RNA sequence: UGAGUGCGAAAGAUAAUCGCGGCUGGCUUCUAGCCAGAUGAGGAAAGUCCGGGCUCCACAGGGCGGAAUGCCGGAUAACGUCCGGCGAGGGUGACCUCAGGGAGAGUGCCACAGAAAUGCAAACCGCCGAUUUCGAUCGGUAAGGGUGGAACGGUGCGGUAAGAGCGCACCAGCAACGGAGCAAUUCGUUGGCUAGGUAAACCCCAUUCGGAGCAAGACCUAAUAGGGAAGGGAUGAAGUUGCCCGCUGAGCCUUCCGGGUAGUGUCGCUUGACCUUAUAAGUGAUUAUAAGGCUAGAUAAAUGAUUAUCGCUGCUUUGCAGUACAGAACUCGGCUUAUUGAGCACUCACAUA
RNA sequence: GACUCCAUAGCUCAGCUGGAUAGAGCGUUUGACUACGAAUCAAAAGGUCGCAGGUUCGAAUCCUGCUGGGGUCACCA
Numbered sequence: 001u002g003a004g005u006g007c008g009a010a011a012g013a014u015a016a017u018c019g020c021g022g023c024u025g026g027c028u029u030c031u032a033g034c035c036a037g038a039u040g041a042g043g044a045a046a047g048u049c050c051g052g053g054c055u056c057c058a059c060a061g062g063g064c065g066g067a068a069u070g071c072c073g074g075a076u077a078a079c080g081u082c083c084g085g086c087g088a089g090g091g092u093g094a095c096c097u098c099a100g101g102g103a104g105a106g107u108g109c110c111a112c113a114g115a116a117a118u119g120c121a122a123a124c125c126g127c128c129g130a131u132u133u134c135g136a137u138c139g140g141u142a143a144g145g146g147u148g149g150a151a152c153g154g155u156g157c158g159g160u161a162a163g164a165g166c167g168c169a170c171c172a173g174c175a176a177c178g179g180a181g182c183a184a185u186u187c188g189u190u191g192g193c194u195a196g197g198u199a200a201a202c203c204c205c206a207u208u209c210g211g212a213g214c215a216a217g218a219c220c221u222a223a224u225a226g227g228g229a230a231g232g233g234a235u236g237a238a239g240u241u242g243c244c245c246g247c248u249g250a251g252c253c254u255u256c257c258g259g260g261u262a263g264u265g266u267c268g269c270u271u272g273a274c275c276u277u278a279u280a281a282g283u284g285a286u287u288a289u290a291a292g293g294c295u296a297g298a299u300a301a302a303u304g305a306u307u308a309u310c311g312c313u314g315c316u317u318u319g320c321a322g323u324a325c326a327g328a329a330c331u332c333g334g335c336u337u338a339u340u341g342a343g344c345a346c347u348c349a350c351a352u353a
Numbered sequence: 354g355a356c357u358c359c360a361u362a363g364c365u366c367a368g369c370u371g372g373a374u375a376g377a378g379c380g381u382u383u384g385a386c387u388a389c390g391a392a393u394c395a396a397a398a399g400g401u402c403g404c405a406g407g408u409u410c411g412a413a414u415c416c417u418g419c420u421g422g423g424g425u426c427a428c429c430a
Stems, first nucleotide, its partner, number of pairs: 001349007010340001012310007020040002023037006042325001046336002049334005054213004061245004066209005071085005086100001087098004101204002106202002108198003124145002126141006153171006172194001174191007217267003220263001227257006238248002259429003274293008311323005354426007363379004372410001381397005403419005
């Protein structure tokens, strides 16, 4: 210099003027205005993909079904998240990726091609033996050829009519035993000689899950046609948004027609697994303790605009242009996606010293 | 804000319990027929199955994440 890998932060600043939201205080001609003050979006507020809080439904019961997750250990309120480790794969490397349990419980599938696609099967060519009318037929053989993504362990030596774990050595894999480790796993010894792939196919095993969601739910006042038709309903509606049992037990439920109200109403609604700093424990995720702090709460929705100066970047350099993605809606922890320019650490290549 | 469904040719749809060339109708283009059109007949073109990644020997189909679009949801009686 070029190419790359990982990590944690930031998300322009100051001043003036005008304007908006709710809050606090004060004033007035008093329920609406005026004045003053402090305050007012994010790392993703997004997608709504996971998991909690909170609320209601018998505080939530039993069975079947269903869904999700899936190496091991830990963190956590919980998780499909995070941390550490193991194994496999990729990369020259920093490092990255993995739905990574079970195919030796069972079922299914493996198109075409191929002799044969899982069955203690299978002979197309080839090899060997026998017979022969010399065309071939019968038997043996999975070492070789050929097909395929995949061909029933691999390589070598022996052996044989030719072959074959038929025998042996090494290697791979499996099982049992023993050592290390909390465990995944790994190392060693012995054994029989060998077991295809697919579970993001059904399934089996283990773990977790009751349902609905702030349009939850509670309250305030207001109005009327508290209506009509059809169907279901104590032989059980509905709660229970899969089914059954159990529990509660009805002028109820569903559909259609018609009518009314009620809304910018109040609460839920922002003090919370919160933020900042320090110390301690831990490899780390994280946890504990102490001190300090309060940091939007609107309701069709405010959080903005202009000017000046500075910052950063670029250029044709005393000036111009640019300065991402994007806007809270009960709330929190993650994931994913969108996105700007910098910083730190590390790797590889080249060049120079 | 919450819940939920869909995406295949220009248009409307099949195929979605994986198997290779992704089909059908309408439309488009060309040719035939006709004096010229329509209708009819014959042929052709037109698709990275919304996008990206994964599982598998193999993906429109299975899984995950995005993108775009659609639908439903106040209360009383």